[in-house]
Context: one part of a larger RNA
RNA sequence: CUGGGCGUAAAGGGUCCGUAGGCGGUCGGGUAACUCCGUCGUGGAAUCCCCGCUUCGAUGGCGGGAACGGCGUCGGAAAGCGCCCGGCUAGAGGAUCGGAGGGGUGGGUGGAACUCCCGGUGGAGCGGUGAAAUGCGUAGAGAUCGGGAGGAACGCCGGAGGCGAAAGCGACCCACUGGCUGAUCCCUGACGCUGAUGGACGAAAGCUGGGGGAGCAAACGGGAUUAGAUACCCCGGUAGUCCCAGCCUUAAACGAUGAGGACUGAGUGGGGGGGGUACCAAUGCCUUCUCUGCUGUAGCUAACACGUUAAGUCCUCCGCCUGGGGAGUACGGCCGCAAGGUUAAAACUC
Numbered sequence: 001c002u003g004g005g006c007g008u009a010a011a012g013g014g015u016c017c018g019u020a021g022g023c024g025g026u027c028g029g030g031u032a033a034c035u036c037c038g039u040c041g042u043g044g045a046a047u048c049c050c051c052g053c054u055u056c057g058a059u060g061g062c063g064g065g066a067a068c069g070g071c072g073u074c075g076g077a078a079a080g081c082g083c084c085c086g087g088c089u090a091g092a093g094g095a096u097c098g099g100a101g102g103g104g105u106g107g108g109u110g111g112a113a114c115u116c117c118c119g120g121u122g123g124a125g126c127g128g129u130g131a132a133a134u135g136c137g138u139a140g141a142g143a144u145c146g147g148g149a150g151g152a153a154c155g156c157c158g159g160a161g162g163c164g165a166a167a168g169c170g171a172c173c174c175a176c177u178g179g180c181u182g183a184u185c186c187c188u189g190a191c192g193c194u195g196a197u198g199g200a201c202g203a204a205a206g207c208u209g210g211g212g213g214a215g216c217a218a219a220c221g222g223g224a225u226u227a228g229a230u231a232c233c234c235c236g237g238u239a240g241u242c243c244c245a246g247c248c249u250u251a252a253a254c255g256a257u258g259a260g261g262a263c264u265g266a267g268u269g270g271g272g273g274g275g276g277u278a279c280c281a282a283u284g285c286c287u288u289c290u291c292u293g294c295u296g297u298a299g300c301u302a303a304c305a306c307g308u309u310a311a312g313u314c315c316u317c318c319g320c321c322u323g324g325g326g327a328g329u330a331c332g333g334c335c336g337c338a339a340g341g342u343u344a345a346a347a348c349u350c
Stems, first nucleotide, its partner, number of pairs: 004321003007304002012318001014201004021194003025088007034080001035077004040072003049065006091191001092188003095184005103177007110154001114150008125136002162169002206247006215241002220236004258317006266295013299306001323350003332343004
């Protein structure tokens, strides 16, 4: 390279945007680079292959043929592909009128709980465990009532429910703002898909500067347990957890399943919208679009399972895999304040 693969065996990039590139709806006309047919020329000799000769055979030699995958010239074909021109509306986008939503950002507000402080009542315990002890308390704890302060998180609603590309998003109000979806079928007329490099976003922990600090809590101290106990349990407790600005860029970043499109039986739930129908209405029934589950047909699968949200049947583009260990390591490059990240071997060994 050919070929085979990537849910769980090695293998889908954390997610999206997008450059180059690759790929690209429908009808008509043109062109003829690709493509196809033919013509002529060329494709050194030798080698390889075939036939004959060399006294038979071997090695070899000689003669002839074929072949030389190719390139060029000219003529022709026009289905496909490319290019040019024109048209279309089923892809894509827009408009108008609706709809749902913890989507995002900023500002403000609220109640419960907790801790601390002040005061009242009260008077001996509280706390904690398997049992205890460390700890707190007559300098009045715990309990209870009143007042005040502070920080963080938003119970019930809450739901295999919703939104977001993913990370993720949950009190209430206001402002700004992204996406999605339905109806109309009014407009544009292929404007599309994917996406190497690149860019942006990216949980937690961690880092820098500044603030904040109630609760929780790595480290650390103490009490227990134990043979020991650098743990599990208990009492404390600092970074951190929170905010602003700037870094870091990782993850079981998972559906362990890349994105887009087409096609292929059903049944039954949940969310949002539209239409029809039953006298009206609540509501029900029928239907349609969209999102999200479950069960399963065919098919697929090593099995488990998947099964119109495919892991079925196909097309396009990207990423990735190639025995285990060594190793996601070394070296080098790039990035980072650092921690480290990213790219990524080999010897050796089984």

Small-subunit ribosomal RNA, central domain from a metagenome, 350 nucleotides, folded computationally.
The full RNA is in RNAcentral, with records from SILVA.
Model confidence (mean pLDDT): 89 of 100.
Its Rfam family is "Bacterial small subunit ribosomal RNA".